[in-house]
RNA sequence: AUCCGACAAAGGCAAACUACUCGUGAGGGUAGGACGCAAAGUCGCGGGUCUACGAUACUUAAAACUUAGAUGGCCGGACUACCGAA
Numbered sequence: 001a002u003c004c005g006a007c008a009a010a011g012g013c014a015a016a017c018u019a020c021u022c023g024u025g026a027g028g029g030u031a032g033g034a035c036g037c038a039a040a041g042u043c044g045c046g047g048g049u050c051u052a053c054g055a056u057a058c059u060u061a062a063a064a065c066u067u068a069g070a071u072g073g074c075c076g077g078a079c080u081a082c083c084g085a086a
Stems, first nucleotide, its partner, number of pairs: 004084002012037002017032006035073001041079003045076003048071005056064001
């Protein structure tokens, strides 16, 4: 240094929920709050899931498909990173 992840040490982040706020919506932001997390740090590159509009299609509709958006605490991937037991 890389890999790895301890009944180690110093710390970090913050689910649900509540209040305010932004958004058609999924969902986001701030404050409180902790379910948990060794990358629960960053990135929408690939997949999944969710939302919206329209067309195709079908026909009571829905499902399916396309486009746009959201989700990094869904998974993979890329980049960066504290500590140092086995």
The RNA shown here (c-di-GMP-I riboswitch aptamer) has 86 nucleotides and comes from a Candidatus Poribacteria bacterium. Model confidence (mean pLDDT): 83 of 100. Lineage of the source: Bacteria > Bacteria candidate phyla > Candidatus Poribacteria. The sequence was found by an Rfam model in a public genome assembly.